[in-house]
RNA sequence: CGCCGAAUCACAGCACGUCGCAGUGAACCGGGGACCCAAUGCAGUCCCGGGGUGAAUCGGCGGCGAGUGCCCCUCGCGGGUGCGCGUCGCCGUAGGGCUUCCUUCCCGCCCGAACCCGUCAGCUAACCCGGUAGGCGGAAUACGGAAG
Numbered sequence: 001c002g003c004c005g006a007a008u009c010a011c012a013g014c015a016c017g018u019c020g021c022a023g024u025g026a027a028c029c030g031g032g033g034a035c036c037c038a039a040u041g042c043a044g045u046c047c048c049g050g051g052g053u054g055a056a057u058c059g060g061c062g063g064c065g066a067g068u069g070c071c072c073c074u075c076g077c078g079g080g081u082g083c084g085c086g087u088c089g090c091c092g093u094a095g096g097g098c099u100u101c102c103u104u105c106c107c108g109c110c111c112g113a114a115c116c117c118g119u120c121a122g123c124u125a126a127c128c129c130g131g132u133a134g135g136c137g138g139a140a141u142a143c144g145g146a147a148g
Base pairs, nucleotide, nucleotide: 001137002136003135004134008026009025010024011023013021014020027132028131029130030129031128032127037122049120050117051116052115053114058092059091060090061089062088063087064086065085067083068082069081070080071079072078095111096110097109098108102148103147104146105145106144
C1' cells in the first nucleotide's frame, strides 16, 4: 500500500516498560422479541431433537466404524444385501472471492470451511441483548483485455 471479514473512528480514566485494566459515543454487524401473516388434518412403520453466524449448500462414487430390516448357512461377534448415523477421500454443484483509481463485462485464478446455543427461538413494531476479531499478499515495469 492492498485483500477476505461487521470487525472501524473519536474522546477519555487508572496503571507503568506492561502482549496491562476498565470506559463513553458514533458507525457498521448479529441475536431475541407482538398484532397481522405463516404454520398447526388423520393413521401406521423406520430413522432422526431443534436452532444460529457464515458464500460454505445439495448430490454422486468409494473406504472405515458401530446400529438395524431381510436372506443364506457349517448356527459362530460367520457371509450377502438394503437403510439411515458418524467419519475419511475423490468428482461435481447452489453460492462466494480476487483480478490495485472506481463500476460493469470478458479472460484467468481461487473458496465452496469452521464454529456456536443447549431441548429452546417462524415473521415481527416498540423494546431487550451482544460483536467490532482473526487471517493473508506486495513493495515493483509489478499493475491481462474492453466499455463507461
This is a predicted structure of a 148-nucleotide RNA (c-di-AMP riboswitch aptamer (ydaO/yuaA leader)) from a soil metagenome.
The sequence is in RNAcentral, with records from MGnify.
Its mean pLDDT, the model's own confidence on a scale to 100, is 77.